Description: Model confidence (mean pLDDT): 90 of 100. This is a predicted structure of a 318-nucleotide part of an RNA (large-subunit ribosomal RNA, domain IV) from Candidatus Improbicoccus devescovinae. The RNAcentral record of the full RNA draws on ENA.

Context: one part of a larger RNA
RNA sequence: GGGUAGUUAAGGAACUCGGCAAAAUGACCCCGUAACUUAGGGAAAAGGGGAGCUCACUGCAAGGUGAGCCGCAGAGAAUAGGUCCAGGCGACUGUUUAUCAAAAACACAGGUCUGUGCUAAAUCGAAAGAUGAAGUAUACGGGCUGACGCCUGCCCGGUGCCGGAAGGUUAAGAGGAGAGGUGCAAGCCCCGAAUUGAAGCCCCGGUGAACGGCGGCCGUAACUAUAACGGUCCUAAGGUAGCGAAAUUCCUUGUCGGGUAAAUUCCGACCCGCAUGAAUGGCGUAACGAUCUGGGCACUGUCUCGACUACCCGCCCG
Numbered sequence: 001g002g003g004u005a006g007u008u009a010a011g012g013a014a015c016u017c018g019g020c021a022a023a024a025u026g027a028c029c030c031c032g033u034a035a036c037u038u039a040g041g042g043a044a045a046a047g048g049g050g051a052g053c054u055c056a057c058u059g060c061a062a063g064g065u066g067a068g069c070c071g072c073a074g075a076g077a078a079u080a081g082g083u084c085c086a087g088g089c090g091a092c093u094g095u096u097u098a099u100c101a102a103a104a105a106c107a108c109a110g111g112u113c114u115g116u117g118c119u120a121a122a123u124c125g126a127a128a129g130a131u132g133a134a135g136u137a138u139a140c141g142g143g144c145u146g147a148c149g150c151c152u153g154c155c156c157g158g159u160g161c162c163g164g165a166a167g168g169u170u171a172a173g174a175g176g177a178g179a180g181g182u183g184c185a186a187g188c189c190c191c192g193a194a195u196u197g198a199a200g201c202c203c204c205g206g207u208g209a210a211c212g213g214c215g216g217c218c219g220u221a222a223c224u225a226u227a228a229c230g231g232u233c234c235u236a237a238g239g240u241a242g243c244g245a246a247a248u249u250c251c252u253u254g255u256c257g258g259g260u261a262a263a264u265u266c267c268g269a270c271c272c273g274c275a276u277g278a279a280u281g282g283c284g285u286a287a288c289g290a291u292c293u294g295g296g297c298a299c300u301g302u303c304u305c306g307a308c309u310a311c312c313c314g315c316c317c318g
Base pairs, nucleotide, nucleotide: 001313002312003311004310005309006308007307008306010304011303014302019299028050029049030048031047036041038147052069053068054067055066056065057064058063070074082297083296084295085294086293087292088291089289090288094106095105110145111144112143113142114141115140116139122131123130124129148284149283150282151281153214154213155212158211159210160207161206162205163204164203167202168201169200173196174195178191180189181188182187215233216232217231218230219229242276243273254270255269256268257267258266
C1' cells in the first nucleotide's frame, strides 16, 4: 500500500453519469389498507401493534385472559420484502446474442390478408418416396399485425397481384406462292413470301390489414395580430381521427405552468410536427417487468473526512 470482513461522533446523498455499493426492511400473529381497475386485482398496499419466563383463572386441546418476574435487548443467534408517487416502452408467463448486450428485441394468445377441394397447397428428395396427415377449409401453408378498449381516413397514376374467349405484338411447328443448286430426265438437295400459330408483353378493369404515396404560392375581417373566406398552379390523391419539442423537435436549455433555495433531466400544457399519424398499425389501458426515466420517505462511511479493529497479501528481519 492492497484484499476480505466489522465498528464509527455530528450531519444524512452534500457522493456520483446514476444512491453504484452498503445500510435499512424482513418469519409469524392482530389491527388497518388509497387512487385506479379488465371487478380478478391493486395488497404483504401504505401505516400501526404484539412476542420471554412464573403463577392463577379458563378451554377437551391448540390457545385465551389477568397478575407478577428478569435483562441493554424476549421472532434475544442464523435464515427470511425497503417502500411510495409519476412517466416512457412492451399487454401478460415465456425466449435470446453458450463466452462483453436479457432489452423497448423475438415469441405470444387475438386480429387480418392470402394460397390450398385432397394424389391439397407448401416443403425435403435427380427419383422412389416422405412430411403436411393416418389431417380435409372450424383444416393446413405463407405474409403482416400483436392481450383488451375506442378506432383504422384519402389515393389504383407507378410497381405487384387478380380478372378479362376482343384487338396488337410474338417462338418452334404447320404452310408453301416463288426462287436456287445438281441431273438428259425422273429425282435429290436447298432458300423461302402470304396464311396459321401459346404463354408473355401491350391493352381494358379490379385490388391498400398489397409495395407504397398522402402539395405550393398570393390575398383577405372596422387597433394590431390572425385568417373561417377568396384566387391561382400542380397532383393518382394532397395527412382524416388521434397524438405531438415525443425512444420522433434541427433551431432548442422553444414558451408557459409544476416540482427545487437553485433543474439542459422530469411532469402538465401550448402547436411554429426541420422530418407524427392510423395492422411498416394510431391513441388509451388495470395487471405484469433483474426494463428505462424523474421525484419523495426510510436508511446509511456514497460523501463532508477521515479513523479504528480482525484476518490475509505485498514489503523488511531471521

The source organism's lineage runs through Bacteria, Bacillati, Bacillota, Clostridia and Candidatus Improbicoccus.